This is a predicted structure of a 73-nucleotide RNA (transfer RNA) from a Nitriliruptoraceae bacterium. Lineage of the source: Bacteria > Actinomycetota > Nitriliruptoria > Nitriliruptorales > Nitriliruptoraceae. The sequence is in RNAcentral, with records from ENA. The coordinates come from a structure-prediction model, not an experiment, and the mean pLDDT is 81. Rfam family: tRNA. The family's RNA type in Rfam is transfer RNA.
RNA sequence: GCCCUGGUAGCUCAGUCGGCAGAGCACAUCCAUGGUAAGGAUGGGGUCCGGAGUUCGAUUCUCCGCCAGGGCU
Numbered sequence: 001g002c003c004c005u006g007g008u009a010g011c012u013c014a015g016u017c018g019g020c021a022g023a024g025c026a027c028a029u030c031c032a033u034g035g036u037a038a039g040g041a042u043g044g045g046g047u048c049c050g051g052a053g054u055u056c057g058a059u060u061c062u063c064c065g066c067c068a069g070g071g072c073u
Stems, first nucleotide, its partner, number of pairs: 001072007010025004019056001027043005049065005
């Protein structure tokens, strides 16, 4: 230098051939226990890496960047 993959909640990751953003764990409250752990219920938490374009509408498609990982030379 070129190519590929990825970037979504505090962490690990789903997601939709474009139409409300989710799970598990973690956290808070409650239940339960003599108490703790485990267990159950409820809840909070997101500029979907940034910018531009297409579109009535973009986390999703296109382009340009940034970051991380891998491959080739």